[in-house]
RNA sequence: UCACUGGGGGAGCCUAUUGGCUGAGAAGAGGAAACUCUGACCCUUUGAACCUGAUUCGGUUAAUACCGACGGAGGGAAGUGGCGAGUU
Numbered sequence: 001u002c003a004c005u006g007g008g009g010g011a012g013c014c015u016a017u018u019g020g021c022u023g024a025g026a027a028g029a030g031g032a033a034a035c036u037c038u039g040a041c042c043c044u045u046u047g048a049a050c051c052u053g054a055u056u057c058g059g060u061u062a063a064u065a066c067c068g069a070c071g072g073a074g075g076g077a078a079g080u081g082g083c084g085a086g087u088u
Stems, first nucleotide, its partner, number of pairs: 001082005006044004012021003027038004050075003056069004
């Protein structure tokens, strides 16, 4: 660095519409609802995927998103094989 197998994760905001925004991802089916299943996508300890603190603080936005702080603070899902390189 790639592959395989397994595992982890989220699916928001505005509007009510057919649509718009951000993002890798905002999907489909079932259900009265809670929610469940499936798919895509991202991440898998070299772990900022994602969760908690957090209904946090400052900036910004139509709003979410985003930027900075908190902060490498506490958690968080692994094995095998291939290729390449380095050292002895």